Transfer RNA from a Candidatus Omnitrophota bacterium, 74 nucleotides, folded computationally. It matches the Rfam family "tRNA". By type it is a transfer RNA. The coordinates come from a structure-prediction model, not an experiment, and the mean pLDDT is 81. NCBI's taxonomy places the organism under Bacteria, Pseudomonadati, Candidatus Omnitrophota.

[in-house]
């Protein structure tokens, strides 16, 4: 330079099946069990789905362009 994959809560990643409700585990906070501590129980809190433009009523999903990682080709 081309080509394929992948960016989604602090962290590991699911979700798009045929666009319409942003979610798990793991960390964090609070409050129960405890003499404390881990552990376990309940509860919260924390995101404008990498940026940007278009299509649509309507985009985390379609289309384009860009940025950043991974790979293979040259």
């Nucleotide at each position: 330079g081309g080509g394929u994959c992948g960016g989604u809560a602090g962290c590991u990643c699911a979700g798009u099946u045929u666009g319409g409700g942003a979610g798990a585990g793991c960390g964090c906070c609070u409050c129960g069990u405890u003499c404390g501590c881990a552990a376990u129980g309940a509860g919260g809190a924390g995101g404008c789905c990498g940026g940007g433009g278009g299509u649509u009523c309507g985009a985390u999903c379609c289309c384009c362009c860009c940025c950043c990682g991974a790979u293979c080709c040259a």